Annotation:
RNAcentral holds the sequence, with entries from ENA. The RNA shown here (transfer RNA) has 73 nucleotides and comes from a Candidatus Norongarragalinales archaeon. Its mean pLDDT, the model's own confidence on a scale to 100, is 81.
[in-house]
RNA sequence: AGCCCCGUCGUAUAGCGGCCCAGUAUCGCGGACUCUGAAUCCGUGGACGGCGGUUCGAAUCCGCCCGGGGCUA
Numbered sequence: 001a002g003c004c005c006c007g008u009c010g011u012a013u014a015g016c017g018g019c020c021c022a023g024u025a026u027c028g029c030g031g032a033c034u035c036u037g038a039a040u041c042c043g044u045g046g047a048c049g050g051c052g053g054u055u056c057g058a059a060u061c062c063g064c065c066c067g068g069g070g071c072u073a
Stems, first nucleotide, its partner, number of pairs: 001072007010026004018056001027045006049065005
């Protein structure tokens, strides 16, 4: 320098153009239960790496950039 893969709540993961102002588990907070705690149950908080483009509509498709990993020279 070129090419390939990846980037979603604190963590892990789902999503395959509209059912999603993004679900699940865990986690944090509040509550129920309990003599107390654990477990369980209920409620609640928290994320699409950035910028642009395509589209009526983008986490999803395209381009560039950023970050991580790999291959070639």